[in-house]
Predicted 3D model of a 130-nucleotide RNA (SAM riboswitch aptamer (S box leader)). Its Rfam family is "SAM riboswitch aptamer (S box leader)". Rfam's curators write: The SAM riboswitch is found upstream of a number of genes which code for proteins involved in methionine or cysteine biosynthesis in Gram-positive bacteria. Its Rfam clan is "SAM clan".

RNA sequence: AUCUUAUCAAGAGCAGGUGGAGGGACUAGCCCGAUGAAACCCGGCAACCGGCGCCCAGGCGCACGGUGCUAAUUCUUGCAGAGACCACGCCCGGAAUACCCUUCCGGCUGGCGUCUUUGACAGAUGAGAG
Numbered sequence: 001a002u003c004u005u006a007u008c009a010a011g012a013g014c015a016g017g018u019g020g021a022g023g024g025a026c027u028a029g030c031c032c033g034a035u036g037a038a039a040c041c042c043g044g045c046a047a048c049c050g051g052c053g054c055c056c057a058g059g060c061g062c063a064c065g066g067u068g069c070u071a072a073u074u075c076u077u078g079c080a081g082a083g084a085c086c087a088c089g090c091c092c093g094g095a096a097u098a099c100c101c102u103u104c105c106g107g108c109u110g111g112c113g114u115c116u117u118u119g120a121c122a123g124a125u126g127a128g129a130g
Base pairs, nucleotide, nucleotide: 002129003128004127005126006125007124008123013042016041017040018039022032023031024030026078028076029075043070044069045068048066049065050064051062052061053060054059074122079119080118081117082116083115084114085113091107092106093105094104095103096102
């Protein structure tokens, strides 16, 4: 690297130190960053695994160790389903008009689009396997 499994709407210095231009995995957006990005140290959050204690075999607590995290829901999105909305413009039909233009009405089982929701895919982390 791969497979299995659990979690991913909470939390944690936008006033710490070094550093010096990138970063938010990828696509498309939209954001963060010289009022200082990534990375490292310190601090903090959390409780996945080990440990300790209580309970007594359902669990609860501590935060000692191994991780992890420390802007925005995994920032949103990507593939599929369901529901709602026709605001927008195009299309179709009708009316006003002789026609064009313009205006109005109708068409949602017409086509895009927007929002909500569900499940996948992808990703991140822990534990186990190998």